Model confidence (mean pLDDT): 88 of 100. Predicted 3D model of an 83-nucleotide RNA (c-di-GMP-I riboswitch aptamer) from a Clostridia bacterium.
[in-house]
RNA sequence: UUAUGUAAAGGGUAAACUUAUCGAAAGGUAAGGACACAAAGUUGCGGGUCUAAAGCAUUUGCCAUGAUAGCCGGACUACCGUA
Numbered sequence: 001u002u003a004u005g006u007a008a009a010g011g012g013u014a015a016a017c018u019u020a021u022c023g024a025a026a027g028g029u030a031a032g033g034a035c036a037c038a039a040a041g042u043u044g045c046g047g048g049u050c051u052a053a054a055g056c057a058u059u060u061g062c063c064a065u066g067a068u069a070g071c072c073g074g075a076c077u078a079c080c081g082u083a
Stems, first nucleotide, its partner, number of pairs: 002083004012037002017032006035070001041076003045073003048068003055062003
């Protein structure tokens, strides 16, 4: 440097749920809590998905400028071991 994650060491993250808080919502943040994760580190760049306040149509439709990195792909970076 490239490939890789069977076993190990030191560790790391934290789903559901609960409480508080922000938000129109989806969802975010903090604390508790662990289902899992070898990039569950960073990034909305492509696709997907969720929401629909405002707007447009008019009584439930459309729409992202909102969200999701723990949906897939891309980009960037990285611990330990093995080859």
Lineage of the source: Bacteria > Bacillati > Bacillota > Clostridia.